[in-house]
């Protein structure tokens, strides 16, 4: 220059042929204890990397970008 991949919670990650976004670990509470840890119950925590288009409806599909990674040159 060219071709692919990834990008979603504080972190590691899933999201099924488009239809109201979840887990685990972390953190807040309460629970158990003499007191902690352990375990167990609940809550908070998200512009779904950015801007468009397509559709009743988009994390999902289609243009263009941006940033890591692989490979060709």
């Nucleotide at each position: 220059g060219c071709g692919g991949g990834c990008a979603u919670a504080g972190c590691u990650c899933a999201g099924c042929u488009g239809g109201u976004a979840g887990a685990g670990c972390a953190u807040u509470c309460g629970a158990c204890u003499g007191a902690u840890a352990c375990u167990c119950g609940a809550a908070a925590g998200g512009u779904c990397c950015u801007a468009g288009g397509u559709u009743c409806g988009a994390c999902c599909c289609c243009u263009a970008g941006u940033g890591c990674c692989c490979g060709c040159a």